[in-house]
Context: one part of a larger RNA
RNA sequence: GGAUGAACGCUAGCGGGAGGCCUAAUACAUGCAAGUCGAACGGCAGCGGAGACUUUCUUCGGAAUGUCUGCCGGCGAGUGGCGCACGGGUGAGUAACGCGUACGCAACCUACCUUCAAGAGAGGGAUAGCCCUGGGAAACCGGGAUUAAUACUUCAUAGCUUUCACUGAUCGCAUGAGAGGUGGAAUAAAGCUGAGGCGCUUGAAGAUGGGCGUGCGUGCUAUUAGCUAGUUGGUGAGGUAACGGCUCACCAAGGCGACGAUAGCUAGGGGGCGUGAGAGCGUGACCCCCCACACGGGUACUGAGACACGGAUCCGACUCCUACGGGAGGCAGCAGUAAGGAAUAUUGGACAAUGGGCGCGAGCCUGAUCCAGCCAUCCCGCGUGCAGGAUGACUGCCCUAUGGGUUGUAAACUGCUUUUAUACGGGAAGAAACGACCUUCAUUGGAGGUUUUGACGGUACCGUACGAAUAAGCACCGGCUAACUCCGUGCCAGCAGCCGCGGUAAUACGGAGGGUGCAAGCGUUAUCC
Numbered sequence: 001g002g003a004u005g006a007a008c009g010c011u012a013g014c015g016g017g018a019g020g021c022c023u024a025a026u027a028c029a030u031g032c033a034a035g036u037c038g039a040a041c042g043g044c045a046g047c048g049g050a051g052a053c054u055u056u057c058u059u060c061g062g063a064a065u066g067u068c069u070g071c072c073g074g075c076g077a078g079u080g081g082c083g084c085a086c087g088g089g090u091g092a093g094u095a096a097c098g099c100g101u102a103c104g105c106a107a108c109c110u111a112c113c114u115u116c117a118a119g120a121g122a123g124g125g126a127u128a129g130c131c132c133u134g135g136g137a138a139a140c141c142g143g144g145a146u147u148a149a150u151a152c153u154u155c156a157u158a159g160c161u162u163u164c165a166c167u168g169a170u171c172g173c174a175u176g177a178g179a180g181g182u183g184g185a186a187u188a189a190a191g192c193u194g195a196g197g198c199g200c201u202u203g204a205a206g207a208u209g210g211g212c213g214u215g216c217g218u219g220c221u222a223u224u225a226g227c228u229a230g231u232u233g234g235u236g237a238g239g240u241a242a243c244g245g246c247u248c249a250c251c252a253a254g255g256c257g258a259c260g261a262u263a264g265c266u267a268g269g270g271g272g273c274g275u276g277a278g279a280g281c282g283u284g285a286c287c288c289c290c291c292a293c294a295c296g297g298g299u300a301c302u303g304a305g306a307c308a309c310g311g312a313u314c315c316g317a318c319u320c321c322u323a324c325g326g327g328a329g330g331c332a333g334c335a336g337u338a339a340g341g342a343a344u345a346u347u348g349g350a351c352a353a354u355g356g357g358c359g360c361g362a363g364c365c366u367g368a369u370c371c372a373g374c375c376a377u378c379c380c381g382c383g384u385g386c387a388g389g390a391u392g393a394c395u396g397c398c399c400u401a402u403g404g405g406u407u408g409u410a411a412a413c414u415g416c417u418u419u420u421a422u423a424c425g426g427g428a429a430g431a432a433a434c435g436a437c438c439u440u441c442a443u444u445g446g447a448g449g450u451u452u453u454g455a456c457g458g459u460a461c462c463g464u465a466c467g468a469a470u471a472a473g474c475a476c477c478g479g480c481u482a483a484c485u486c487c488g489u490g491c492c493a494g495c496a497g498c499c500g501c502g503g504u505a506a507u508a509c510g511g512a513g514g515g516u517g518c519a520a521g522c523g524u525u526a527u528c529c
Stems, first nucleotide, its partner, number of pairs: 001529004006525005013382006019375002021340001026338003030335003035082003040079002043075002047073003050069004055064003089293003098218008108210002113206007121155004131144005161186007170177002191198002219265003226256003231253008268290004272283004295316005318329004346372001348371003354368001355366004385416004396407001398405002422465005430456001435451007473518005478499003484513005494501002
């Protein structure tokens, strides 16, 4: 000198962009953060409609009230499907194939999506809900009867699927891979519909996403030198989507290590970021990719995918409810609270856009996201006027050799401007789709036109009026280092980054005048280069 997720002191006019618990992975009140589908199903609690009946009023049109009917729009709870493994948070653990990079899988999986091929025949028994009923303070847990499905299940059909045996063009990378052929065995399906469609089953391929292996790279300590029994390898079996001591039985005695094993300490990794001419050094906030975690620890279930933040279960700690028998909970999601700390924000608005889930769609949900609020935390921009004006005015402060000097073109005064502020008026882009209607080509579907939709926001921006009006501080002035005098103090009080100042004329302390630097900031502290 540069830099910062900064903090502290003094000060503070505005706008744009960005950033904002670095500490206690401490504990959490409250609200919200993952639902959706009635075009899978039985139904009908609530709402609206329709119909029937009853009662009251009547201007005889009807109005109101009550009861019934799932008949319709819809729909609480329930069965079922898809989603909840994404998105969001944090960095505790991890020195590791965790990450980065480059390869490999002849050892693998992949829901939804796309393309292609083939198919969907015939049955069955339950169960939730509803109804009846029991236990419990509650959480909730039973019993009986009955009902549906795209829930469950049996049979049929069967190939390119799987598996076994034989064969095998061709190829490779050692184990081998493999088009094709023959024979045996096993395994499928679901309907709904506004009749357009949407789904279902099997297989092949693609795309996407993952799993596994390997080379190289990736902290500190040798005042850590030896470590290892599923340990290293083999055979066989089990297990997995898959290879493998991954697990197990048996057999052998191996395996790693000064090219640093093992142990200890520290740490999420990378793209990047800071600095530097570079080499390098330091760092890993925000944004992106990967990993790990979800009160601490373990376990599996479901599923295409989890060993699952707002799922289950067990142990533990903690908190809460209780009728003392027993139960409930997990903000490292968004806000917010307490605590810790030098220190870090609103219990805001909207789904308008982008994206995601479900749905044929309308749409619903979305603290993702888009916005707004707070904070000079940072970066950038603007302003606090401009020009003229010397009797170099008076006064004041300060200095003085008492002549004067300086503050100082500064002021007054004259002219100009109006960014900004204030008041009033106008006023966006971000929106084009989906959908609806019309037209047209036309099998789905495509094309054109009209229409609909804005949280931010009456915001940005523009115009008019007004008047210099609404707006300057902070640090420093001995040398380094730009900037000097007076007074006070008297090795005191104090200053200080280093050298060093202060003991009676201190440009170094404190005040004043003057000056220098930067400026809505300026200094200090901390850390890095």

A computed fold for a 529-nucleotide part of an RNA from an uncultured Bacteroidota bacterium, annotated as small-subunit ribosomal RNA, 5' domain.
The prediction has a mean pLDDT of 84.